Overview: Model confidence (mean pLDDT): 82 of 100. A computed fold for a 477-nucleotide part of an RNA from an uncultured bacterium, annotated as small-subunit ribosomal RNA, 3' major domain.
Context: one part of a larger RNA
RNA sequence: UGACGGGGGUCCGCACAAGCGGUGGAGCAUGUGGUUUAAUUCGAUGAUACGCGAGGAACCUUACCUGGGCUAGAAUGGGGCCGGGAGUGAUCUGAAAGGCGAUCGCCCUUCGGGGCCGGCUCCAAGGUGCUGCAUGGCUGUCGUCAGCUCGUGUCGUGAGAUGUUGGGUUAAGUCCCGCAACGAGCGCAACCCCCACGUCCAAUUGCCAGCGGGUAAUGCCGGGGACUUUGGACGGACUGCCGGCGCAAGCCGCGAGGAAGGUGGGGACGACGUCAAGUCAUCAUGGCCUUUAUGCCCAGGGCCACACACGUGCUACAAUGGCGGGGACAGAGGGCAGCCACUGCGCGAGCAGGCGCGAAUCUCUCAAACCCCGUCCCAGUUCGGAUCGGAGUCUGCAACCCGACUCCGUGAAGGUGGAAUCGCUAGUAAUCGCGCAUCAGCCAUGGCGCGGUGAAUACGUUCCCGGACCUUGUACA
Repeated sequence: UGACGGGGGUCCGCACAAGCGGUGGAGCAUGUGGUUUAAUUCGAUGAUACGCGAGGAACCUUACCUGGGCUAGAAUGGGGCCGGGAGUGAUCUGAAAGGCGAUCGCCCUUCGGGGCCGGCUCCAAGGUGCUGCAUGGCUGUCGUCAGCUCGUGUCGUGAGAUGUUGGGUUAAGUCCCGCAACGAGCGCAACCCCCACGUCCAAUUGCCAGCGGGUAAUGCCGGGGACUUUGGACGGACUGCCGGCGCAAGCCGCGAGGAAGGUGGGGACGACGUCAAGUCAUCAUGGCCUUUAUGCCCAGGGCCACACACGUGCUACAAUGGCGGGGACAGAGGGCAGCCACUGCGCGAGCAGGCGCGAAUCUCUCAAACCCCGUCCCAGUUCGGAUCGGAGUCUGCAACCCGACUCCGUGAAGGUGGAAUCGCUAGUAAUCGCGCAUCAGCCAUGGCGCGGUGAAUACGUUCCCGGACCUUGUACA
């Protein structure tokens, strides 16, 4: 100087408390450990691994296993020698890869050669083989915590200190005052994007107040820019004004005005560094290893196993509910090898026709919870839907291992879950549906977004956890 303390002081954070909903019990989905296996490829392992890499494992992917094959090789470039069968390639064999291989049969030329191809050979390839403790790049974490440093000066023999401490204040090393310090940098904040208000400009595919036309009905038509909406530009919030406290910074009241009030809400943004943290399997790369194999091609299998254990989730255990019928209201996205209106067929998944739309135009697209009516009457039930049987649909070369969905039947556990443990402070939690990426299809209950309905509680900082500053002790570095 740091680090640490079941030392002290001050102060934060869904850290506790207050409150709401979960997990831990059940069934299933998914990841992991373990076990099994010819293989169940590999990595990730307290917080910071475990619906993680994987934003799509039937083949492919695929790195694993078994078997069949190739050896200058699956791609590209170049050198040497020999050849001219360049190109098309039937039949046969085989699971395919591959193997054998009939018949026809090189081009240009300035005659030096060139193009193209085959064979041999060489330079060179290949490796998801090892080392993340040799590395780059990227990332997690402490932590969006308020810190981390430098120049000059000064102090100290020196390591170092000062500044950065102190008194206030802040979300903040934010600002003010004081001070042997005076300044500065990286961070904080602001500048950027979205949401909330207004003004102006613009008006198609969007809109329709007034005018005209038309219909059974509809902005349907003429037209219009008021409104809505969309695009663009600008304004607007700064404790600016009022009162109180204060030297000031600032704080309090919320008083006014205002769409918005004290950082308005959200995002992007992550200092010096820590964990020899993670990744050699995105990629790149040093070294090592391999070279008829640790490389390459193919078929099938495996990554989906199952006595168990754990994590993350979904669905439930019902009446604030289930079921049947009727009625209403979104936002954000996607679409041409695509989205598909509409019609017909089918109980249905879907199929057959077929209009429009590269989309403010057409379409996915009826949102669901909600409201109204009816029914069930507290039961393992009209709760719950696992499991299993049968029949089908679709994608795809192919759904046996191992897809999703539909219909009929079957109807398991489950009566609100021990110790323990998680999330959340407002348009949040809870709850309800919708979309997208990947993608032929899909094991999506996952991930990322979108809107609908919409709470309770916070006395407070003693305690648990993490953190910041000052101070103190130390046999630690």